[in-house]
């Protein structure tokens, strides 16, 4: 110092529901809460994959429906970086 592993300590994060707000929408942020995480830190332009479809197009039984489709979003979906400690 390097991998592996997760016992002890010290700690940390914070699901779901609720309240607010913002956004078309998925969600996001703040507050309550804690389901559960050894990375539930960071990346969304290494990558994959999943969500939403306002906007555009197309299309029909046309004043509405319906399909594609991210530039939106999801990291507590795989993953990529980086990283506390040590009975071992």
């Nucleotide at each position: 110092a390097u991998a592996g592993a997760g016992a002890c300590a010290a700690g940390g994060c914070a699901a779901a529901a609720c309240c607010a707000u913002u956004g078309a929408a998925a969600a996001a942020u703040g507050g309550u809460g804690a389901c559960g995480c050894a990375a539930a830190a960071c990346u969304a332009c290494a990558g994959g994959g999943a969500c939403u479809a306002a906007a555009u197009u197309g299309a029909u039984c046309c004043u509405a429906u319906c399909a594609a489709u991210a530039u939106g979003u999801c990291a507590g979906c795989c993953a990529g970086u980086u990283g506390c400690c040590u009975c071992c």
Record summary: The RNA shown here (c-di-GMP-I riboswitch aptamer) has 88 nucleotides and comes from Ammoniphilus sp. CFH 90114. Model confidence (mean pLDDT): 87 of 100. Rfam family: c-di-GMP-I riboswitch aptamer. Gene Ontology term of the family: cyclic-di-GMP binding.